Transfer RNA from an uncultured Bacilli bacterium, 73 nucleotides, folded computationally. Model confidence (mean pLDDT): 81 of 100.
[in-house]
This record gives sequence, structure tokens and C1' cells, in this order.
RNA sequence: GGAUCAAUGGUGUAGCGGUUAACAUGUCUCCCUGUCACGGAGAAGAUCGCGGGUUCGAUUCCCGUUUGAUCCG
Repeated sequence: GGAUCAAUGGUGUAGCGGUUAACAUGUCUCCCUGUCACGGAGAAGAUCGCGGGUUCGAUUCCCGUUUGAUCCG
């Protein structure tokens, strides 16, 4: 220098053009218990890396860009 893949709550992931962006784990509150843990109920938390474009409508498709990983030279 070139190619491919990835980027979504604190963390790990799902989500192949339309609805309240889902699950696990973690955090907080309440219940349970003599206390902790376990268990039960509930809550908060992600402008979907960034900037454009296509579209009636984009997390999803296209282009650029940033970061990371792998491969080629």
C1' cells in the first nucleotide's frame, strides 16, 4: 500500500428496509432471610463509531472516514 471482517445499554451478543431496538450478565429498588448469598417482582440504562447519500421510511442498502482484527504484498 491492497483485500476482507467487525463497531449496537457497563460487559458479551442478537437484530437481512417499517412497530415500544431484543437476550444474557451487571447496576439500583422492593420482597424473601437473623445477615450475606440464592430465589421472586420491578426500574434505570444504547441519538446503533462518525459524516453524507438512496428511499415515503435506514441499526439494516451505497459512498467516504475513524478505530480494531485477520490475510496479501
It was read from a public genome assembly. Its Rfam family is "tRNA". It is annotated as a transfer RNA.